[in-house]
C1' cells in the first nucleotide's frame, strides 16, 4: 500500500410522518362527509456510532469461563420505499480527518 472482519434478530427509546383511530373547524339527510400533522396523542415505522436481552462469532487452563474494541467532519446534503417521513435503506458508501 492492499484485503478480510467490525454480526443477527427481539423489545424499546431519541426521533418520524399522517394510511387507520383519536382530536379540532365546517356541512349535514344525523347514517356520515370535507379539511387540518402549523393536533398532544393511539396503531404504525425507527438508530452502524441509543438502550436491552437473546443468538452468533472469537480464545482458553473447554462442558466452565473470558472477549466481542473503535466509530469525528462534509450532512438539517443526494436518492429511494412505504400514505408519508425520518438518525429507516443506498450508507461504517464517497471524499476528508
Nucleotide at each position: 500500500g492492499g484485503a478480510a472482519a467490525g454480526u443477527g434478530u427481539a423489545c424499546c427509546u431519541a426521533g418520524g410522518g399522517u394510511u387507520c383511530c383519536a382530536c379540532a373547524a365546517c356541512c349535514u339527510u344525523u347514517g356520515g362527509g370535507u379539511u387540518g400533522g402549523u393536533u398532544u396523542g393511539g396503531u404504525c415505522c425507527a438508530a452502524g456510532c441509543g438502550g436491552u436481552a437473546c443468538a452468533g462469532g472469537c480464545g482458553u487452563u473447554u462442558u466452565a469461563c473470558g472477549c466481542u474494541a473503535c466509530a469525528c467532519c462534509u450532512a438539517u446534503a443526494g436518492g429511494g420505499a412505504u400514505a408519508a417521513a425520518a438518525g429507516c435503506c443506498c450508507a461504517g458508501g464517497a471524499g476528508g480527518u
Predicted 3D model of a 97-nucleotide RNA (Guanidine-I riboswitch aptamer) from Desulforamulus putei. RNAcentral holds the sequence, with entries from Ribocentre. Its mean pLDDT, the model's own confidence on a scale to 100, is 85. It matches the Rfam family "Guanidine-I riboswitch aptamer". Rfam 15.1 lists 1,509 matches to the family in 1,281 species.